[in-house]
Predicted 3D model of a 95-nucleotide RNA (SAM riboswitch aptamer (S box leader)) from Zafaria cholistanensis. Its mean pLDDT, the model's own confidence on a scale to 100, is 81. The organism belongs to Zafaria, within Bacteria. It was read from a public genome assembly, where an Rfam model found it.

RNA sequence: CGACCAUCCCGAGCGGCUGAGAGAUCUGGCUCCCUGACGCCGCAGCAACCUUCCGGACUCCGCCGGAAAGGUGCUACCGCCAGAAACGAUGGGGA
Numbered sequence: 001c002g003a004c005c006a007u008c009c010c011g012a013g014c015g016g017c018u019g020a021g022a023g024a025u026c027u028g029g030c031u032c033c034c035u036g037a038c039g040c041c042g043c044a045g046c047a048a049c050c051u052u053c054c055g056g057a058c059u060c061c062g063c064c065g066g067a068a069a070g071g072u073g074c075u076a077c078c079g080c081c082a083g084a085a086a087c088g089a090u091g092g093g094g095a
Base pairs, nucleotide, nucleotide: 001094004092005091006090007089008088013043014042015041016040017039021032022031023030025084026083027082028081029080044075045074046073049071050070051069052067053066054065055064056063079087
């Protein structure tokens, strides 16, 4: 940067700071919130996308199962719900 691929109804919260809106946008609902939401930081955890390691099978790649050390991600509500659109997010990947 956003061509391409995969996923988005499973799972997993405490503390500190801050202080008014928040759940991406529009409309309509529903919900969270000064008993402190959203956000940021720390710690803890969840998961298994990539790397790594172990086992199975295999000529190799690819595949199946497992671990959770590293890189991300995530930890109210199905991406909160319905409709809309040049939708969005995350990972892989490409230049």